[in-house]
RNA sequence: AACGACAAAGGCAAACCCGUCGCGAGGCGGGGACGCAAAGCUACGGGCCUCUCGGAGGCCGCCGGGUUACCGAAA
Repeated sequence: AACGACAAAGGCAAACCCGUCGCGAGGCGGGGACGCAAAGCUACGGGCCUCUCGGAGGCCGCCGGGUUACCGAAA
């Protein structure tokens, strides 16, 4: 630099439920685990979604890009 084990430590948390904020997509907190080796961060490209639609927003757990990082078998 790259890679990802029927390994180990540690981590995140879909659906659903409760509370709360928002017109909404959705956000946040708690419970809960379907999954995840970046399911950390970033709306940069594509995509999807919402609304009060010449515009303003949401989603990074859809794909790609950028960037940072724990562990350590094999190749």
This is a predicted structure of a 75-nucleotide RNA (c-di-GMP-I-GGC riboswitch aptamer) from Rubrobacter sp. Its Rfam family is "c-di-GMP-I-GGC riboswitch aptamer". Its family is annotated with cyclic-di-GMP binding in the Gene Ontology. The coordinates come from a structure-prediction model, not an experiment, and the mean pLDDT is 89.